[in-house]
Context: one part of a larger RNA
RNA sequence: AGGCGGGAACUCGCACAAGCAGUGGAUCAUGUGGUUCAAUUCGACUCUGAGCGGGAAACCUCACCAGGGCUUGAAAUCCAGAUGCAUGACGUGGAAACACGUCAGCCUUAGAGGGUUCUGGACAGGUGCUGCACGGCUGUCGUCAGCUCGUCUCGUGAGAGGUCUCCUUAAGUGGAUUAACGAGCGCAACCCCCAUCGUGUGUUACAAGUGUCACACGAGACUGCCUUCGUAAGAAGGAGGAAGGUGGGGAUGACGUCAAGUCAGCGUGGCCCUUUGAUGCCCUGGGCUACACACAUGAUACAAUGGAUGUUACAAUGGGUUGCCAAACCGCGAGGUGGAGCUAAUCCCAUCAAAGGCAUCCUCAGUUCGGAUAGGAGGCUGCAACUUGCCUCCUUGAAGCUGGAAUUGCUAGUAAUCGCAGAUCAGCACGCUGCGGUGAAUACGUUCUCGAGUUUUGCACU
Numbered sequence: 001a002g003g004c005g006g007g008a009a010c011u012c013g014c015a016c017a018a019g020c021a022g023u024g025g026a027u028c029a030u031g032u033g034g035u036u037c038a039a040u041u042c043g044a045c046u047c048u049g050a051g052c053g054g055g056a057a058a059c060c061u062c063a064c065c066a067g068g069g070c071u072u073g074a075a076a077u078c079c080a081g082a083u084g085c086a087u088g089a090c091g092u093g094g095a096a097a098c099a100c101g102u103c104a105g106c107c108u109u110a111g112a113g114g115g116u117u118c119u120g121g122a123c124a125g126g127u128g129c130u131g132c133a134c135g136g137c138u139g140u141c142g143u144c145a146g147c148u149c150g151u152c153u154c155g156u157g158a159g160a161g162g163u164c165u166c167c168u169u170a171a172g173u174g175g176a177u178u179a180a181c182g183a184g185c186g187c188a189a190c191c192c193c194c195a196u197c198g199u200g201u202g203u204u205a206c207a208a209g210u211g212u213c214a215c216a217c218g219a220g221a222c223u224g225c226c227u228u229c230g231u232a233a234g235a236a237g238g239a240g241g242a243a244g245g246u247g248g249g250g251a252u253g254a255c256g257u258c259a260a261g262u263c264a265g266c267g268u269g270g271c272c273c274u275u276u277g278a279u280g281c282c283c284u285g286g287g288c289u290a291c292a293c294a295c296a297u298g299a300u301a302c303a304a305u306g307g308a309u310g311u312u313a314c315a316a317u318g319g320g321u322u323g324c325c326a327a328a329c330c331g332c333g334a335g336g337u338g339g340a341g342c343u344a345a346u347c348c349c350a351u352c353a354a355a356g357g358c359a360u361c362c363u364c365a366g367u368u369c370g371g372a373u374a375g376g377a378g379g380c381u382g383c384a385a386c387u388u389g390c391c392u393c394c395u396u397g398a399a400g401c402u403g404g405a406a407u408u409g410c411u412a413g414u415a416a417u418c419g420c421a422g423a424u425c426a427g428c429a430c431g432c433u434g435c436g437g438u439g440a441a442u443a444c445g446u447u448c449u450c451g452a453g454u455u456u457u458g459c460a461c462u
Base pairs, nucleotide, nucleotide: 001462002461003459004458005457007456008455009454010453011452012451013450015446016445019410020409021408022407023406026300027299028298029297030296031295032294033293034291035290042053043052064286065285066284067283068282069281070280073123077122078121079120080119081118082117087104088103089102090101091100092099093098106114107113125273126272128271129270130269134267135266136262137261138260139258141256146185147184148183149182150181151180152161153160154159165176166175167174191250192249193248194247196219197218198217199216200215201214202213222244225238226237227236228235229234302403306362307361308360309359310358311357312356318349319348320347323342324341328337329336330335369400374395375394376393377392378391379390380389416438417437418436419435420434421433422432
């Protein structure tokens, strides 16, 4: 100088407390461990792994397994030699890949040449190993307020001061003081979205226009004004205002820590495999979906603030030409027929919602709760739904009556609850990323738990 303490002081944080809704019990979904298997490919493991890489495993993906095949190779560059070649058709074997065979079959040309294929050789190829050789990117402490430098001063020196102290702040934010004076990376601001107003423009929006809406530019908030306190910074209250003291949200992550994660996104050093049973390449089928069990994250419920039936309102974000698909008709339905419009503020998904309102039934029950499981009949996508897709209809109707110890999220348009859209995608969403609708309770406070910051103290640590 650091680090640590079941030392101290001060301060902060959904850290506790005060509340609301959960998880832990049930069924199912997904991931992981374990077990099994020919294979169940690989990585990730306290916080910081486990609906994670994977924003879609039927084939492909694919790295795994079984079997069949190829060896200058599926793709790349070059060299030498040969070449009536590329390509097309047919036949045989085969699960296909592929192997064998037959036939047809160049361009420009004076020559040369081009392209193709074959042979040989340099080489390719590797999701093989090492993230403890690396780049790049990322997680975490933590959006915490810290981390440093130049000159100078002090100290024999390591170092210290600056960065301390007092006040203040969300903040090393600012003020006062001061052997320090300045500066840098962080903080804040500059950037984007939302909330108010003005001006301009008006396509496709809106009933034909002064309004709504959309786009662009600008204004507006600065403790600016008032009162009280304070040396000041600032604090408390008030006015005006759409908005008040950082207005709300996002992007933005200092020096560093964990030999943290990733050689399987990519790049890359080294090592290893590759003329013969390849760790390369192609194909068929299987596997990643197994199942005494354990864990994690979710979905649905256990009901009357509810379920069912009928009827009736109100959104926003998005997406669409190999696409979105209207009207109309058929079907109980999934869906089918149909074909208008749309390269989209025009048309469609989408009457654009559901919770909500109104009316009726159910009357506390394993039920008109709950929907697992199972049987049958169908639909869609796709070469192909057996392993192994999603959906519909009829029947079936399990566990479950609010969950032990323990534990999670959340301070406001938040939690809770309700639906909608998108990425991925032929098909497949209870996950993810967004969007809007309805819309709370509580915070006395900092003793305690956890984490963090500053100062101080002790130390058998460096």